[in-house]
RNA sequence: UCAGACGGUCGGAUGGUUGCUCCUUUUAUAGGAGAGGAAAGUCCGGGCUCCACGGGGACACAGUGCCGGGUAACGCCCGGCGGGGGCGACCCUAGGGAAAGUGCCGCAGAAAAUAUACCGCCUAAAUCUAUUUAUUUAGUUUAGGUAAGGGUGAAAAGGUGCGGUAAGAGCGCACCGCAUACGUGGUAACACGUGUGGCAGGGCAAACCCCACUGGGAGCAAGACCAAAUAGGGGUGGUUGUUUUUUGAGAAUUUUCUCAAAAAAACAGGCUAGUUUCCGAGCUACUGCCUGGGUAGGUUGCAUGAGAUGGUUGGUAACAUCCAUCCUAGAUGAAUAGCCAUCGGCUAAAUAUUUAUAGUAUUUAGUUACAGAACCCGGCUUAUAGACCGUCUGAUUUA
Numbered sequence: 001u002c003a004g005a006c007g008g009u010c011g012g013a014u015g016g017u018u019g020c021u022c023c024u025u026u027u028a029u030a031g032g033a034g035a036g037g038a039a040a041g042u043c044c045g046g047g048c049u050c051c052a053c054g055g056g057g058a059c060a061c062a063g064u065g066c067c068g069g070g071u072a073a074c075g076c077c078c079g080g081c082g083g084g085g086g087c088g089a090c091c092c093u094a095g096g097g098a099a100a101g102u103g104c105c106g107c108a109g110a111a112a113a114u115a116u117a118c119c120g121c122c123u124a125a126a127u128c129u130a131u132u133u134a135u136u137u138a139g140u141u142u143a144g145g146u147a148a149g150g151g152u153g154a155a156a157a158g159g160u161g162c163g164g165u166a167a168g169a170g171c172g173c174a175c176c177g178c179a180u181a182c183g184u185g186g187u188a189a190c191a192c193g194u195g196u197g198g199c200a201g202g203g204c205a206a207a208c209c210c211c212a213c214u215g216g217g218a219g220c221a222a223g224a225c226c227a228a229a230u231a232g233g234g235g236u237g238g239u240u241g242u243u244u245u246u247u248g249a250g251a252a253u254u255u256u257c258u259c260a261a262a263a264a265a266a267c268a269g270g271c272u273a274g275u276u277u278c279c280g281a282g283c284u285a286c287u288g289c290c291u292g293g294g295u296a297g298g299u300u301g302c303a304u305g306a307g308a309u310g311g312u313u314g315g316u317a318a319c320a321u322c323c324a325u326c327c328u329a330g331a332u333g334a335a336u337a338g339c340c341a342u343c344g345g346c347u348a349a350a351u352a353u354u355u356a357u358a359g360u361a362u363u364u365a366g367u368u369a370c371a372g373a374a375c376c377c378g379g380c381u382u383a384u385a386g387a388c389c390g391u392c393u394g395a396u397u398u399a
Base pairs, nucleotide, nucleotide: 001395002394003393004392005391006390007389008388009387010386012343013342014341015340016339017338018337020034021033022032023031024030025028036370040381041380043379044378045377046376047375048219049218050217051216053280054279055278056277057276058275059274061215062214063213064212065211066080067079068078069077070076081095082093083092084091085090096210097209101208102207103204104203105202118150119149120146121145122144123143124142125141126140128139129138130137158176159175160174161173162172163171177199178197179196180195181194182193183192184191185190223300224299225298226297233291234290235289236288237287238286240268241267242266243265244264245263246262247260248259249258250257251256269284270283271282272281307326308325309324310323311322313320314319344368345367346366347365348364349363350362351361352360353359
């Protein structure tokens, strides 16, 4: 100097003027605040609200899937391990199990699995042809052996080499691969070392499946209150039964019996967030569905939070403890803005300077991204004109 990798910050500023919403109070010509890094997607996890629930086991469905840590929790984040890519900094990983079972691997190829023999290689026999000193050599036919060489393919009885064989083959040996036992290191995933074994032919589980762990539903249009209005309409289902006590009415007219309602207690039954079962707890409540009519207004939920910023300590880090400071939108057809001026960034042109249209200065013109809260928070994913900062890798040159 060029090329690249990773991480972070900003994403316009200032002044004037006109306007909008909310809060506070001393009610005044007062003070203060007012849309993001993603507010988007609605893909995960929760807080909160309501629905008559909690624990254990089994089954169904769904999700996650190496190890350890963080977190309220997660499919997220941090740090490691294994595998793959890159010269490297680094990047990717849907990463448990293929020796439980089933299934798939098109075309090509002999054959894609209880594998097979297309071209080949070797042996024996026969007869024919050519040849030869000679059943010597070559070819053809039949039978047997073979998977080392060639071909097809992403992949063909684990790979390379040596020996051996009629020719070959883990047939034998060495090294590697695979499986396994022990030892060492590590919390672990795993790594290394030594020994044993001739060894289940490969891939796919983002195929079915097996294993481990996790899992009620609906959602601020949740929910609560006030006001108003109508036809507190009609149909249908559930709302259990027994006993005792109290109250009322009727009958009987000593005793007592019947009915109704409310309250309480006991027993039995039924019900309670996937289904079922065991244990415990609770409920037995006016409530489900269909249809018809009226009202459709206001207040609240609603902004103090698993909050933000700065610092100490601990930790490789994510993060956690402690201390200090701060309050930072709350609309409801939806406020947070419009105009003017100057400056900043980017692009292009011209002029000047300069060895140089590299840089610098001035002027002119154009342009300034993605995009807008709606209960709140932690993540992930996607979109983004441009500017700046830091660390690291590679190449070239100079000192």

This is a predicted structure of a 399-nucleotide RNA (Bacterial RNase P class A) from Alphaproteobacteria bacterium MarineAlpha3_Bin7. The coordinates come from a structure-prediction model, not an experiment, and the mean pLDDT is 76. Rfam family: Bacterial RNase P class A. Rfam classes the family as a ribozyme. The source organism's lineage runs through Bacteria, Pseudomonadati, Pseudomonadota and Alphaproteobacteria. The sequence was found by an Rfam model in a public genome assembly.